[in-house]
RNA sequence: CGCUUAUCUAGAGCGGCUGAGGGACUGGCCCGUCGAUGCCGCGGCAACCUGCCAUUGAGCAAGGUGCCAAUUCCAGCAAAAUGAAUCCAUUUUGGAAGAUAAGGU
Numbered sequence: 001c002g003c004u005u006a007u008c009u010a011g012a013g014c015g016g017c018u019g020a021g022g023g024a025c026u027g028g029c030c031c032g033u034c035g036a037u038g039c040c041g042c043g044g045c046a047a048c049c050u051g052c053c054a055u056u057g058a059g060c061a062a063g064g065u066g067c068c069a070a071u072u073c074c075a076g077c078a079a080a081a082u083g084a085a086u087c088c089a090u091u092u093u094g095g096a097a098g099a100u101a102a103g104g105u
Base pairs, nucleotide, nucleotide: 003103004102005101006100007099008098013042014041015040016039017038021031022030023029025076026075027074028073043068044067045066048064049063050061051060052059053057072097077094078093079092080091081090082089083088
């Protein structure tokens, strides 16, 4: 780097340095000098892998990851339903893309 599987409406932030961007991409919308981003320290959440117990559990722990604005912030492609015939709008379902974990080449 691409491949497979699972999950993605829950949860969890302070301080120091830095100093203008950030939310993957596009559009929208939002966050940001009342401090974005990045790094560091401390703290926290969760339980994929892992360990433990053995009443095999919706259990306990927290070693390896991960995460700590907004549902993955919303939409993007397709189908269906409704509205008022195309367009269009709304809703629902599925998909795509993305993220994380575990595995595989």
The prediction has a mean pLDDT of 83. This is a predicted structure of a 105-nucleotide RNA (SAM riboswitch aptamer (S box leader)) from Jeotgalibacillus proteolyticus.